[in-house]
Molecule: FMN riboswitch aptamer (RFN element)
Organism: Chloroflexota bacterium
RNA sequence: CACAACCUUCAGGGUAGGGUGCGGCUAUCGCCUCGAUGAGGCGGCGGCCAAUUCCCGACCGGCGGUAUAGCCCGCAAGUCCCCAAAUGGGGGCAGACCUGGGGUAGGUCCAGGGCCGACGGUACAGUCCGGAUGGGAGAAGGCAUGC
Numbered sequence: 001c002a003c004a005a006c007c008u009u010c011a012g013g014g015u016a017g018g019g020u021g022c023g024g025c026u027a028u029c030g031c032c033u034c035g036a037u038g039a040g041g042c043g044g045c046g047g048c049c050a051a052u053u054c055c056c057g058a059c060c061g062g063c064g065g066u067a068u069a070g071c072c073c074g075c076a077a078g079u080c081c082c083c084a085a086a087u088g089g090g091g092g093c094a095g096a097c098c099u100g101g102g103g104u105a106g107g108u109c110c111a112g113g114g115c116c117g118a119c120g121g122u123a124c125a126g127u128c129c130g131g132a133u134g135g136g137a138g139a140a141g142g143c144a145u146g147c
Stems, first nucleotide, its partner, number of pairs: 001146002006142005017056003023049004028044007058127002060117002062075004070115002078093006097113005119130003
């Protein structure tokens, strides 16, 4: 330096603050029901609790490639369907960027303004809880071999 197999380790981040109030509790007034001196129901006017899901706002960005990338090319994770039935393969859900600048070169840098984010749960979730002490693209190293 190359490298089939094998082994080990590692391999995802994020709602500050404000508003509303689904719903619940409670006080009081009125009405209604009953097996009735109590129990329950409905309604009115208040009080309290109450969404990381709604509204304003906040925050986050796996891996490889390439001039340094969530939104360029590709890969992985989730879920559904089909094939296979040991691993696996194919397809859908399924995603999102523009303008200006300097530069040999950038949809990657700088400046400005935008946009996107599986499934189940729950008051409608990229951020909460759950499948997951799971899976994993890949990263680093070891052993062995060859030059």